Description
This is a predicted structure of an 83-nucleotide RNA (c-di-GMP-I riboswitch aptamer) from Paenibacillus zeisoli. RNAcentral holds the sequence, with entries from Rfam. The source organism's lineage runs through Bacteria, Bacillati, Bacillota, Paenibacillaceae and Paenibacillus.
RNA sequence: UGAUUCAAAAGGCAAAACUGUCGAAAGACAGUGACGCAAAGCUGCGGGUCUAAGGCGAAAGCUAAGACAGCCGAGCUGCCGGU
Numbered sequence: 001u002g003a004u005u006c007a008a009a010a011g012g013c014a015a016a017a018c019u020g021u022c023g024a025a026a027g028a029c030a031g032u033g034a035c036g037c038a039a040a041g042c043u044g045c046g047g048g049u050c051u052a053a054g055g056c057g058a059a060a061g062c063u064a065a066g067a068c069a070g071c072c073g074a075g076c077u078g079c080c081g082g083u
Stems, first nucleotide, its partner, number of pairs: 003083003012037002017032006035070001041076003045073003048068003054063003
C1' cells in the first nucleotide's frame, strides 16, 4: 500500500412507534426512542420498488421530471487491531 474481517478496544449511525413542521402523496427534516448496521459514511450512475400532483383516458386505470442510499449493484472516502 492492497485484499480480507475471529475476538477485542475507542467509538459511530439510528429501524419501528410517538410528537411537530414541510409535501398532493410517496417521503423528508427536527426531538424522543433503539430494530439493527463493519461502511446503516457520501453520490440518484444502472437495475428495482413506492407515490400520482399534473397530464392522458368514458371509466377501470396509465404515466415521473417526485421519492427510497436501512432494496441490490456501481463509484468515492474512512476508525482500531488481526490475517